The RNA shown here (Lysine riboswitch aptamer) has 178 nucleotides and comes from Thermosyntropha lipolytica DSM 11003. The model forms 100% of the base pairs in the Rfam consensus.

[in-house]
RNA sequence: AUCAAGAAUAGAGGUGCGGCAUUUAAGAGUAUUUAAGCAGAGGCAAGCACGAUGAAGCUUAAAGAAAGGAAAUGUCGCCGAAGUCUAAAGCUGAUGCUUUAAGGCUUUAGGCUGGGGCUGCAUAGAAUAUGUGCAGCACUGUCACAAAUAGUAUUAUUUGUGGAGGGCUAUUCUUAAG
Numbered sequence: 001a002u003c004a005a006g007a008a009u010a011g012a013g014g015u016g017c018g019g020c021a022u023u024u025a026a027g028a029g030u031a032u033u034u035a036a037g038c039a040g041a042g043g044c045a046a047g048c049a050c051g052a053u054g055a056a057g058c059u060u061a062a063a064g065a066a067a068g069g070a071a072a073u074g075u076c077g078c079c080g081a082a083g084u085c086u087a088a089a090g091c092u093g094a095u096g097c098u099u100u101a102a103g104g105c106u107u108u109a110g111g112c113u114g115g116g117g118c119u120g121c122a123u124a125g126a127a128u129a130u131g132u133g134c135a136g137c138a139c140u141g142u143c144a145c146a147a148a149u150a151g152u153a154u155u156a157u158u159u160g161u162g163g164a165g166g167g168c169u170a171u172u173c174u175u176a177a178g
Stems, first nucleotide, its partner, number of pairs: 002177001004175008014079001016078009032063007042050001045099004082113011114140002117137008142163009
C1' cells in the first nucleotide's frame, strides 16, 4: 500500500422534502344578516339560558364571508429530508354560556417507508383538486452478486437478480492484523 471495526466531518439521488410570505382559482352566491310572508314548539351530545313579544323549518328580495386543503412565484432550512401508525402527557375544541365528543396542535417513546410517478381500493375533503394508508406496475439512485463487452492489476459500460437509508460515497482520526 491493502484489509476489518469504530468515531468525526462533508456530500449524492430529483417532477427531491418541509416551513414562511404574496398572488390566484375553487370553497360560493354557500354559511350568515336584514325585510316581508307562510308556519306553529322546539332547536343542542347534555345542562343552564332562550322561545306565542314566535323555536326549528320554508319562500321571495337585498347584502354577503371565512377556515382547512390546492396551484404559481419568491425566500429559508434541509437529504429520515419528511410522512404515517400506536401509546402517554399538555393545550384547544359543538350555540349565548359551561362541560364534553369527534377533530386539531405540541412534546416524548417505539414501529414502518431509499425517492418520485401511474393505476385500483379505502379514507379525509365542497370537490373529478389534493392528502394519507394498502396493493400492483414500471422508472430512478445506491450497494452486492452473476454474465458479456472494452480497456488492461485496479476500471468503465450494458443486461439480469436481490437487499435497504442504522444504508451509500469521499476525507481524516483511533484500534487490531499486516